[in-house]
RNA sequence: GGGGUUGUGGCCAAGCCAGGUAUGGCGACGGGCUCCAGACCCGUCGAUCAGGAGUUCAAAUCUCUUCAACCCCA
Numbered sequence: 001g002g003g004g005u006u007g008u009g010g011c012c013a014a015g016c017c018a019g020g021u022a023u024g025g026c027g028a029c030g031g032g033c034u035c036c037a038g039a040c041c042c043g044u045c046g047a048u049c050a051g052g053a054g055u056u057c058a059a060a061u062c063u064c065u066u067c068a069a070c071c072c073c074a
């Protein structure tokens, strides 16, 4: 220099091909239960989806570009 994969709450993932309410687990906080704690149950919190631009009524999803990590080729 060329090509590819990946980037989504504090952490791990789903959703992307085929645009239409941001989904689950862990966690934190509050409550129930318990003599207390754990387990279990209920509730709450938290991501403008790596950054920017474009297309669209509407973008995590499509297009362009930039950045970061990893892999391959030279």
Stems, first nucleotide, its partner, number of pairs: 001073007010026004020057001027045006050066005